c-di-GMP-I riboswitch aptamer from Deltaproteobacteria bacterium CG07_land_8_20_14_0_80_60_11, 83 nucleotides, folded computationally.
The organism belongs to Deltaproteobacteria, within Bacteria.
The sequence was found by an Rfam model in a public genome assembly.
The coordinates come from a structure-prediction model, not an experiment, and the mean pLDDT is 82.

């Protein structure tokens, strides 16, 4: 500096629920709690999904605004193992 990826170590994240805030909602953040995760760090670029106090509408959607990185690809950056 790196192709890879079965094991194992230390440390890291934290799903569902539940509380207690924020928000119209989807969701967020903090606290408890562990299904799980090797990028479950970071980014909404493509696709998907979800939600809207909106505008349209042939009522199906479309358009605007959002939300999800723990749906899938992409970008990045990075522990341990490794030849």
């Nucleotide at each position: 500096g790196u192709a890879g990826a079965a094991a194992a170590a230390a440390g890291c994240c934290a799903a569902a629920c539940c509380c207690a805030u924020c928000g119209u909602a989807a969701g967020g953040u903090g606290g408890g709690g562990a299904c799980g995760g090797a990028a479950a760090g970071c980014c909404a670029c493509g696709g998907g999904u979800c939600u809207u106090u909106u505008a349209g509408u042939u009522c199906g959607c479309u358009g605007g605004a959002g939300a999800c990185a723990g749906c899938c690809g992409g970008g990045u950056u990075g522990c341990g193992c490794g030849g």